Predicted 3D model of a 1534-nucleotide RNA (small-subunit ribosomal RNA) from Wenzhouxiangella sp. Its Rfam family is "Bacterial small subunit ribosomal RNA". The sequence is in RNAcentral, with records from ENA. Its mean pLDDT, the model's own confidence on a scale to 100, is 84.
RNA sequence: AAACUGAAGAGUUUGAUCCUGGCUCAGAUUGAACGCUGGCGGCAUGCCUAACACAUGCAAGUCGAACGGUAACAGGAACUAGCUUGCUAGUUUGCUGACGAGUGGCGGACGGGUGAGUAACACGUAGGAAUCUGCCCUGUAGCGGGGGAUAGCCCGGGGAAACUCGGAUUAAUACCGCAUACGCUCUACGGAGGAAAGAGGGCCUCUUCUUGAAAGCUCUCACUGCAGGAUGAGCCUACGUCCGAUUAGCUUGUUGGUGGGGUAAAGGCCUACCAAGGCGACGAUCGGUAGCUGGUCUGAGAGGAUGAUCAGCCACACCGGGACUGAGACACGGCCCGGACUCCUACGGGAGGCAGCAGUGGGGAAUAUUGGACAAUGGGCGCAAGCCUGAUCCAGCAAUGCCGCGUGUGUGAAGAAGGCCUGCGGGUUGUAAAGCACUUUUAUUAGGAAAGAAACGGCCAGGGUUAAUACCCCUUGGCAAUUGACGGUACCUAAUGAAUAAGCACCGGCUAACUCCGUGCCAGCAGCCGCGGUAAUACGGAGGGUGCAAGCGUUAAUCGGAAUUACUGGGCGUAAAGCGUGCGUAGGCGGUCGGGUAAGUCGGAUGUGAAAGCCCCGGGCUUAACCUGGGAAUUGCAUUCGAUACUGCUCGACUAGAGUAUGGGAGAGGGAAGUGGAAUUUCCGGUGUAGCGGUGAAAUGCGUAGAUAUCGGAAGGAACACCAGUGGCGAAGGCGACUUCCUGGACCAAUACUGACGCUCAGGCACGAAAGCGUGGGGAGCAAACAGGAUUAGAUACCCUGGUAGUCCACGCCGUAAACGAUGAAUGCCAGACGUCGGCGGGCUUGCCCUUCGGUGUCACACCUAACGGAUUAAGCAUUCCGCCUGGGGAGUACGGUCGCAAGAUUAAAACUCAAAGGAAUUGACGGGGGCCCGCACAAGCGGUGGAGCAUGUGGUUUAAUUCGAUGAUACGCGAGGAACCUUACCUGGGCUAGAAUGUGAAGGAAUGAUUUAGAGAUAGAUCAGUCUGCAAAGACCUGAAACAAGGUGCUGCAUGGCUGUCGUCAGCUCGUGCCGUGAGGUGUUGGGUUAAGUCCCGCAACGAGCGCAACCCCUAUCUUUAGUUGCCAGCGGAUUAUGCCGGGGACUCUAAAGAAACUGCCAGCGCAAGCUGAGAGGAAGGCGGGGACGACGUCAAGUCAUCACGGCCCUUACGUCCUGGGCCACACACGUGCUACAAUGGUAAGUACAGAGGGCAGCUACCUGGUGACAGGAUGCGAAUCUCGAAAGCUUAUCUCAGUUCGGAUUGGAGUCUGCAACUCGACUCUAUGAAGCUGGAAUCGCUAGUAAUCGCGUAUCAGCCAUGACGCGGUGAAUACGUUCCCGGGCCUUGUACACACCGCCCGUCAAGCCAUGGAAGCUGGGGGUGCCUGAAGUCGGUAACCGUAAGGAGCUGCCUAGGGUAAAACUAGUAACUGGGGCUAAGUCGUAACAAGGUAGCCGUACCGGAAGGUGCGGCUGGAAUAUCUCCUUU
Repeated sequence: AAACUGAAGAGUUUGAUCCUGGCUCAGAUUGAACGCUGGCGGCAUGCCUAACACAUGCAAGUCGAACGGUAACAGGAACUAGCUUGCUAGUUUGCUGACGAGUGGCGGACGGGUGAGUAACACGUAGGAAUCUGCCCUGUAGCGGGGGAUAGCCCGGGGAAACUCGGAUUAAUACCGCAUACGCUCUACGGAGGAAAGAGGGCCUCUUCUUGAAAGCUCUCACUGCAGGAUGAGCCUACGUCCGAUUAGCUUGUUGGUGGGGUAAAGGCCUACCAAGGCGACGAUCGGUAGCUGGUCUGAGAGGAUGAUCAGCCACACCGGGACUGAGACACGGCCCGGACUCCUACGGGAGGCAGCAGUGGGGAAUAUUGGACAAUGGGCGCAAGCCUGAUCCAGCAAUGCCGCGUGUGUGAAGAAGGCCUGCGGGUUGUAAAGCACUUUUAUUAGGAAAGAAACGGCCAGGGUUAAUACCCCUUGGCAAUUGACGGUACCUAAUGAAUAAGCACCGGCUAACUCCGUGCCAGCAGCCGCGGUAAUACGGAGGGUGCAAGCGUUAAUCGGAAUUACUGGGCGUAAAGCGUGCGUAGGCGGUCGGGUAAGUCGGAUGUGAAAGCCCCGGGCUUAACCUGGGAAUUGCAUUCGAUACUGCUCGACUAGAGUAUGGGAGAGGGAAGUGGAAUUUCCGGUGUAGCGGUGAAAUGCGUAGAUAUCGGAAGGAACACCAGUGGCGAAGGCGACUUCCUGGACCAAUACUGACGCUCAGGCACGAAAGCGUGGGGAGCAAACAGGAUUAGAUACCCUGGUAGUCCACGCCGUAAACGAUGAAUGCCAGACGUCGGCGGGCUUGCCCUUCGGUGUCACACCUAACGGAUUAAGCAUUCCGCCUGGGGAGUACGGUCGCAAGAUUAAAACUCAAAGGAAUUGACGGGGGCCCGCACAAGCGGUGGAGCAUGUGGUUUAAUUCGAUGAUACGCGAGGAACCUUACCUGGGCUAGAAUGUGAAGGAAUGAUUUAGAGAUAGAUCAGUCUGCAAAGACCUGAAACAAGGUGCUGCAUGGCUGUCGUCAGCUCGUGCCGUGAGGUGUUGGGUUAAGUCCCGCAACGAGCGCAACCCCUAUCUUUAGUUGCCAGCGGAUUAUGCCGGGGACUCUAAAGAAACUGCCAGCGCAAGCUGAGAGGAAGGCGGGGACGACGUCAAGUCAUCACGGCCCUUACGUCCUGGGCCACACACGUGCUACAAUGGUAAGUACAGAGGGCAGCUACCUGGUGACAGGAUGCGAAUCUCGAAAGCUUAUCUCAGUUCGGAUUGGAGUCUGCAACUCGACUCUAUGAAGCUGGAAUCGCUAGUAAUCGCGUAUCAGCCAUGACGCGGUGAAUACGUUCCCGGGCCUUGUACACACCGCCCGUCAAGCCAUGGAAGCUGGGGGUGCCUGAAGUCGGUAACCGUAAGGAGCUGCCUAGGGUAAAACUAGUAACUGGGGCUAAGUCGUAACAAGGUAGCCGUACCGGAAGGUGCGGCUGGAAUAUCUCCUUU
């Protein structure tokens, strides 16, 4: 100086959030096991299961100094024999050392094992009195004198054996008396009774004989009585010690007393009698489980779990019972009996007990050697030496655990090789290896070498004892010698040589650590969440990495985290959770002042709290683990001494809590009796006539036999309009016409009185809506069930017409509801404001104000809350008491109990299953919710489609192929803006293989052209011509070996880029900062207006900004300026039959460049403004002038791998490539998009007028000729404001006259033209002939709001030609209608509900069917433990006892009680099983419906009753945890 020191979270419910709440993980630990691996040492530990069964060996003996003795061994002596002194052999002798068996003593009650039983005085802690205690210690007294037996041995008998019987003989420290005896025991107080054992050694002082002995003396060890101690043991008490109440009553020796017995000892411990007690909600009894503790593990602690090793106690010893002996046992290695099992047997009978140490079998996931030694420590016996000791000490086996060490160290870049990855450059493994230089722990070999040993005993000396120098003893000193299992020890030294030594798990998140390949919802993984369906960091392998390391993982188990049972330290309005309500018992808690006491409480002291362990400080092993010394601690209990604030107890007092009395007023408080009017219905009568009634619409029903309607009258039952009100009363349920009677409670005011009389309340008792039940009434209306009519796919419903229980009354049950404020009762405290009901008081302006008490409401501060919300009527701050909760489902169910007539109520689980279930709030989406608004969305119109024929696309079918893609809107005249070949991707057949194309490229050749043969062609072959540019080097082109490298319209649009469609040209989508919210988020962006618009204005915790809107761009409408060719031609001139044809012109049109113009700018009205309105003005144009381009954040895994690009996969003499022919054009059929029509607003014929925008040289073509025509032959202009291509509807005239036609043109025959290598499959056009369907189109459906629809033609791209009626453009002619926003569709904003979030194409309920799983009931069957009654009853103690034995004591035998066990009877409990049966749970794609979530399409839910395939429906009462609308009331603000 110390013993103090210690507290972490994460994953998972959701689209996201906060909360509640469970599940899971990270930590530590273990007597462990399993998998893979394994070098050494130290220290520990090692059948947790079958208290299952055990072969074999050992584990308790010892004493000859108790005894008789002598079987074995050794020695001595004597004798005999072989015989040479001597040796050998035999016999005898207990003489000696010793000693088998026996008698006797002590010990086998310790030590060692196990945990079955036991919930108990078994254990723990603290105490107690009525006890015993061998050996040991102390004290005291004694140890005298006799006797008779009996083992052994010997003889004989039985038996297989175990063993046993008889006879004879014998000893003792064995046994029995006699004597003596105390402070012993008993006692009637007189007395009576009760012991003992010797053994070993020494000596000769005393006595006798005397060599030497006996007696004697002495020492030691024993022995006996008594007293005390120590140790050990027995007994009693208080307190503590698991779970279950679905175990609530238990008990007859039971509780107590008296007498007796019994014990070492108190005691119902036992017995007889008497009394009727005793225990129990503070949990008796019963059932289940369990050895208890010190401790151990965990934890910050409090706790929780546990009770191996070590230590204390208990219990047990094959199972059950019993006693004997003994100091001690009811006895692990003792006895008797019963039972089961095993063994031996001659079948008669016997033997045995490893839960001692080893070991065996078995069980099991699993636990060691049939080892050494008594050297040490300890135990038994013995005087001792010593003997025994599986206690113990050691060794062996096992990584079972803890601790320590090692498997090398330094250097070493060419960053080797190999592996793996790669973006092909490289990276990584990696200083790692190799190489070089060192070291030698460990392992191996050899040598050396401690400690554990102290003694006992012996000898000498000293001391004690004694008569004694003897013996003997000694905590004294000295001397010499001896004792080691471990052990070939630890340790030290030397030698050799990197030599002998690394694995396991993991790498998606939690959780440290990443890539490749394989696989393809398979195989598999997984602790939770979850991975795997072709690019898997999650499976398997590899490389790499991370973690730990002679181990590493897994499994099992405990605590922790878990504040998830909350004492420390939780909750209950909506998450699980307040009993439906009150009264009240036990219990708990309790106002003010004072006195006493000291039980609780606090303090001191003492005792105890074993040791070990934990902790602290030291010490010893090289360190550590480990061992060891001292301390601290042991939070406890007991005793004692104090303190007295608080609590308790007790005494006294008080009035603020509580109550009583007096006086008031309020009230649907309760019970009973009576009374009243309105209405419904029925009946009677009158009037009156054809309908009434009912619905979304109807029908059933009623009515000409007179309904409904209306008037009068009567009957009967039920309910009480208005008043009426978040008004009143009541504990709650509940209570509503009026009157009377009876009756409960609350409130107010003022005084008086009592004096804590109070609060809460487990059990208990009472009340308790509706439905329902029983008995008897009553029955108007309403109305489960039921019937009919509708609706519907069905309609066991919603709607309608009827209608019975019931609803009503009396009496009796039931006892439940969303019995709700989802909020237990009581008390105190903590801002306000405004209503309202009842009462007192005060002020005064008489109708208001103020104060106060009690109720009932709304808003709101602090505060609380997860939030919503609550907020003096708390869900705030506190106190007291009660009730209740602990994930979801199974289930408020089963079983059992209680209650009930029943229905059922109440109490109330488990198996199994899931990783969630849930609350509040947020953002979306959705609603057969609401509000506002928009759109050719509807409406108002015009024209179509759907019917016909044809064209075209698609589906389907077909096919060798009919290539592929697109598929609601958002595919279908789409990719394709041109499929006869080509295209072409498809099919048939024929070819090629570094390939059809590109680049590099040795070598060769110009390139190229032409002819020809075979062939379907590709292709193959032959011949001829040609000889490039450049000074050169070289270049262009062709052929071409080899190689690098190709190619793929093959797959994946769900791996992608790019592009596109759609919502939608809809007005939205966001950000920064700030503010609000725990947060997701909100605000801004909402609100009031306005707009086409999130357009603008105003307001506002927002202020700004971005992407969108608009504008900027293009076309078009007007004008101006400039410029006039190829365009234009007014004026001037010229020419022509005519024509801008010519000269000219720059006016106009036009062209194409630049500008102007339009902004609600002006006016009027309205409005704060923004803006709106106006047939206003002006203007070419007026409120965005018209049109285009332009498409926010995003949605649809939308479309496209076949435009292109691209990752991955696949093919490589083919899935590539070339060629021929075919196909993409098929055709019963279905759909989409179009064209042409059906005719007279028309057709035909003839005549005649006017565009715009485009195109043109492999082209457009004027003009001429020919042809009926398509066109052909000539020929001209134009690369184009110059030339060219070119209108139609219209207009004029004629004709047709309503018909399948002079409409319509399909189809088909014939004949042609053109393009092209080629029109068969499969082109367009022309002429001629033919002349189909079709007479305006069902359900349904499309487009369009003005130069639009409708209608008319023209052009272009692609293109040789064209299947173009398509697409994209152009102009000509040119309408109708819009009241309006109820409805359909789509969209925007705000709001509301939500169980949806893959977002309503959502979610989700129940029956039925299938499979699997656990479970309830059940005729019965099979066990189990316990109790009760009866029968039987071994051994044994105790009691009784005439015959037999013994002199006697006594014994044998017999017998009584008790009793283990056995049998039996009835019942209860418990477990297993079971035909059949009930529900429950789980399981990608089964059936039927649609119950719930939105107003879920009939609001839902609760209780109850009836009904129905099912969810469910309906009746009655209740709740809001119902949307929307309206009304009323209140609050807040102005």